[in-house]
RNA sequence: CUCGAUAAAGGCAAACUCAUCGAAAGGUGAGGACGCAAAGCCAUGGAUCUACAGCUGAUUUCAGCCAGGAUAGCCAGGUUGCCGGGU
Numbered sequence: 001c002u003c004g005a006u007a008a009a010g011g012c013a014a015a016c017u018c019a020u021c022g023a024a025a026g027g028u029g030a031g032g033a034c035g036c037a038a039a040g041c042c043a044u045g046g047a048u049c050u051a052c053a054g055c056u057g058a059u060u061u062c063a064g065c066c067a068g069g070a071u072a073g074c075c076a077g078g079u080u081g082c083c084g085g086g087u
Base pairs, nucleotide, nucleotide: 001086002085003084004083011036012035016031017030018029019028020027021026034073040079041078042077044076045075046074047071048070049069050068054065055064056063057062
């Protein structure tokens, strides 16, 4: 520099369940493993989800827009790094 093996030392942990925080999306902890070679970290671009508040319309309820929020296990990008193969 490049690659990721039915290897090894280790790591993470989807769905689901319980607890908890949140208006929600979702987060956190425990259990649990579908998977993951960056499934480590960062919301910069796109995407998706949500939208208490605000605005508009309707007028009990609701709809649209949206400040904001969420997803790093949606895709790019940035950044750091374990083990091993090849060179």

Annotation: Predicted 3D model of an 87-nucleotide RNA (c-di-GMP-I-GGC riboswitch aptamer) from Pelolinea submarina. Model confidence (mean pLDDT): 83 of 100.